Glycine riboswitch aptamer from a Burkholderiales bacterium, 97 nucleotides, folded computationally.
Its mean pLDDT, the model's own confidence on a scale to 100, is 82.
[in-house]
RNA sequence: CCAACGCCGUCUGGAGAGCCGCCCCGCCAAGGGGCGCACCGAAGGAGCAAGGCCGCAAGGGCCGAAACUUUCAGGUACCGAGGACAGGGGGAGCGGC
Numbered sequence: 001c002c003a004a005c006g007c008c009g010u011c012u013g014g015a016g017a018g019c020c021g022c023c024c025c026g027c028c029a030a031g032g033g034g035c036g037c038a039c040c041g042a043a044g045g046a047g048c049a050a051g052g053c054c055g056c057a058a059g060g061g062c063c064g065a066a067a068c069u070u071u072c073a074g075g076u077a078c079c080g081a082g083g084a085c086a087g088g089g090g091g092a093g094c095g096g097c
Stems, first nucleotide, its partner, number of pairs: 001096002007091002010088004018037001020036006038076003044072001045070003051063004
């Protein structure tokens, strides 16, 4: 001096699914809470394929991805919050010269 992948912060974009039923609080309202049923997948969690390793071998064991699966968690009118992922910009830095 550069500094990819990845990491940290920040800005922008960002989906899906019940304004369901009953009860309680509340001004009989807005709204909130509890229970129940029905749903969603894109916080997080969990599961495993090919393949690889161990083992004489085994119908054995271990490693092994996701936007796939599961819905534990979370979420299901508008608003708001959250939001995988994507882009901009900044920072430190593995490392390189």